The RNA shown here (SAM riboswitch aptamer (S box leader)) has 103 nucleotides and comes from a Chitinophagales bacterium. The model forms 94% of the base pairs in the Rfam consensus. Its mean pLDDT, the model's own confidence on a scale to 100, is 78.
[in-house]
RNA sequence: UUUUUAUACAGAUGAAGGGGAGAGACAGGCUCGGUGAACCUUCAGCAACCGUCCAAAGUGGAAUACGGUGCCAAAUCCUGCCAAUUUUUUGGGAAUAUAAAAA
Numbered sequence: 001u002u003u004u005u006a007u008a009c010a011g012a013u014g015a016a017g018g019g020g021a022g023a024g025a026c027a028g029g030c031u032c033g034g035u036g037a038a039c040c041u042u043c044a045g046c047a048a049c050c051g052u053c054c055a056a057a058g059u060g061g062a063a064u065a066c067g068g069u070g071c072c073a074a075a076u077c078c079u080g081c082c083a084a085u086u087u088u089u090u091g092g093g094a095a096u097a098u099a100a101a102a103a
Base pairs, nucleotide, nucleotide: 001103002102003101004100005099006098007097008096014043015042016041017040018039022032023031024030026080027079028078029077045071046070049068050067051066052063054061076095081092082091083090084089
């Protein structure tokens, strides 16, 4: 990087130091940002995907934030394509993100 499977209306919105104008994937919209963005370090926090533990042996369930990841404005911030509804919603899909496995 690609493929497969699973999940995405819950939760965490903090502190200190560095940094100094961008950030929210992309496009449009709409937001956040010198009352300090991205990014880096440390500490704290959330979450049960894998691990671990218990029970069980069909799958599934419960515990755990200790290990491997992930996450910590707004529903994946909203929309994007299709269908229904009939003008606003619903369902599906695509895309994206994350995990596990494989190549």